Notes: c-di-GMP-I riboswitch aptamer from a Bacillota bacterium, 85 nucleotides, folded computationally. The coordinates come from a structure-prediction model, not an experiment, and the mean pLDDT is 86. Lineage of the source: Bacteria > Bacillati > Bacillota.

RNA sequence: UCUGUAUAAGGGCAAACCUGUUGAAAAGCAGGGACGCAAAGCCACAGGCCUAAAGUCGAAAGACAAUGGCGGCUGGGUUGCCGGU
Numbered sequence: 001u002c003u004g005u006a007u008a009a010g011g012g013c014a015a016a017c018c019u020g021u022u023g024a025a026a027a028g029c030a031g032g033g034a035c036g037c038a039a040a041g042c043c044a045c046a047g048g049c050c051u052a053a054a055g056u057c058g059a060a061a062g063a064c065a066a067u068g069g070c071g072g073c074u075g076g077g078u079u080g081c082c083g084g085u
Stems, first nucleotide, its partner, number of pairs: 002084003012037002017032006035072001041078003045075003048070003055064003
């Protein structure tokens, strides 16, 4: 530099679900818990998805609506352990 096909060690993260808590919700956070993960570390930049409070429309039902979210949906950027080369 390239690479994660195979193997090992030290480790790391933590889905569903449960409890508490914040929130309009989606969802976040903490604890328990492990389905999985070699970037399941970090960044909402592009696409995608979720919610729909304010607001707008409407007689109502409801519709639209991101400035709210998801990185464990894909791509991109960036940093990095171990092994192979």